[in-house]
RNA sequence: GGCUUCAACAUCCCCGCCGGUUGGGCGCGGCUUUUUCGGUCGGUUGCGAAGAGGACGCGUAGUGAAUCGGCUGUAGCU
Numbered sequence: 001g002g003c004u005u006c007a008a009c010a011u012c013c014c015c016g017c018c019g020g021u022u023g024g025g026c027g028c029g030g031c032u033u034u035u036u037c038g039g040u041c042g043g044u045u046g047c048g049a050a051g052a053g054g055a056c057g058c059g060u061a062g063u064g065a066a067u068c069g070g071c072u073g074u075a076g077c078u
Base pairs, nucleotide, nucleotide: 001078002077003076004075006073007072013064014062016071017070018069019068020067021066022065023063025060026059027058028057029056031054032053033052034051035050036049037048038047
């Protein structure tokens, strides 16, 4: 130098570093569906407030999920 393997190092264990992809968590935003209430109305539609749900966008983090690229290091082979 090449190859393989893994993360020894960690204030219990797990967790090497950086950056992606997919999927989750949390926050925010408008959109949308729906429930309740309010008021209007002859009635309906529509309106307002609060709650719940949905997909989307943005942000956030030891995302204890998977995976990809690069790098560091351990152990080994050559």
This is a predicted structure of a 78-nucleotide RNA (nadA riboswitch). The RNAcentral record of the sequence draws on Rfam, Ribocentre and ZWD.